A computed fold for a 72-nucleotide RNA from an Alphaproteobacteria bacterium, annotated as transfer RNA. Its Rfam family is "tRNA". Rfam links the family to the GO term triplet codon-amino acid adaptor activity. The prediction has a mean pLDDT of 83. Taxonomically the source falls in Alphaproteobacteria (Bacteria, Pseudomonadati, Pseudomonadota). The sequence is in RNAcentral, with records from ENA.

[in-house]
RNA sequence: GCCAUGUUAGCACAGUGGUAGUGCAGUGCUUUUGUAAAGCACAGGUCAUCGGUUCGAAUCCGAUACAUGGCU
Numbered sequence: 001g002c003c004a005u006g007u008u009a010g011c012a013c014a015g016u017g018g019u020a021g022u023g024c025a026g027u028g029c030u031u032u033u034g035u036a037a038a039g040c041a042c043a044g045g046u047c048a049u050c051g052g053u054u055c056g057a058a059u060c061c062g063a064u065a066c067a068u069g070g071c072u
Stems, first nucleotide, its partner, number of pairs: 001071007010024004018055001026042005048064005
């Protein structure tokens, strides 16, 4: 230098155009003499950034940034 893949909650990841979700972690409550475990509820998001297409974009297109792998 070229090519491919990835970027979504604190962490690990789903989500192939129509309300952004799951598990763990966090907070509160129930339970217990108390703790742990268990159950219930709650909170947490500029979907990497910028632009485009569309009635409507995390999703499709382009550019940029970063990460991983391959080639030279």